[in-house]
RNA sequence: GCGCCCAUAGCUCAAAGGAUAGAGUGUUGGCCUGCGAAGCCGAAGAUCCAGGUUCGAUUCCUGGUGGGCGCA
Numbered sequence: 001g002c003g004c005c006c007a008u009a010g011c012u013c014a015a016a017g018g019a020u021a022g023a024g025u026g027u028u029g030g031c032c033u034g035c036g037a038a039g040c041c042g043a044a045g046a047u048c049c050a051g052g053u054u055c056g057a058u059u060c061c062u063g064g065u066g067g068g069c070g071c072a
Stems, first nucleotide, its partner, number of pairs: 001071007010025004018055001027043005048064005
């Protein structure tokens, strides 16, 4: 330099055009307990950036940024 893949919550992952963007784990409040742990109930927390297509974009297209793999 060229090609391919990836980027969603603190972390690991779903959502593949229309839902209020979900789950596990973690954090946190409560219940429980003599105190904890476990268990139960609740809460906060995310779409890498800029454009485009569309009535509607996490999803499709273009460019950029970052990461991984391969070739040279």